[in-house]
RNA sequence: GCCAACGUCACGGGAGAAUCGACGCAAGUUGAUGCCGAAGGAGCAACCGCCCCGGAAACUCUCAGGCCCAAGGACCGCGACGCAACA
Numbered sequence: 001g002c003c004a005a006c007g008u009c010a011c012g013g014g015a016g017a018a019u020c021g022a023c024g025c026a027a028g029u030u031g032a033u034g035c036c037g038a039a040g041g042a043g044c045a046a047c048c049g050c051c052c053c054g055g056a057a058a059c060u061c062u063c064a065g066g067c068c069c070a071a072g073g074a075c076c077g078c079g080a081c082g083c084a085a086c087a
Stems, first nucleotide, its partner, number of pairs: 001086001006082004011077003018033006034067003040063001041061003047055003
């Protein structure tokens, strides 16, 4: 100088799922039961590897989180920065 994977930040897109009661002017708080899965977490496992062992999902479970909006949000796109190898 260039710069993969990956990481961080910024921008854009981004789903699912309730009702009843009590208190309250309302916002909202709270109780009971129900529901959702795409923060996180956990489990099994296809598969993969350097095969002793290890890494492992959008599957599964719902501890957490969520069930007007907002916020958050796996994942995708795009940009910047950092960083191997190479020169």
Model confidence (mean pLDDT): 81 of 100. Predicted 3D model of an 87-nucleotide RNA (Glycine riboswitch aptamer) from Sulfitobacter brevis. NCBI's taxonomy places the organism under Bacteria, Pseudomonadati, Alphaproteobacteria, Roseobacteraceae, Sulfitobacter. Rfam family: Glycine riboswitch aptamer. For this family Rfam cites "A glycine-dependent riboswitch that uses cooperative binding to control gene expression" (Mandal et al., Science, 2004). Rfam's curators write: This family represents the bacterial glycine riboswitch.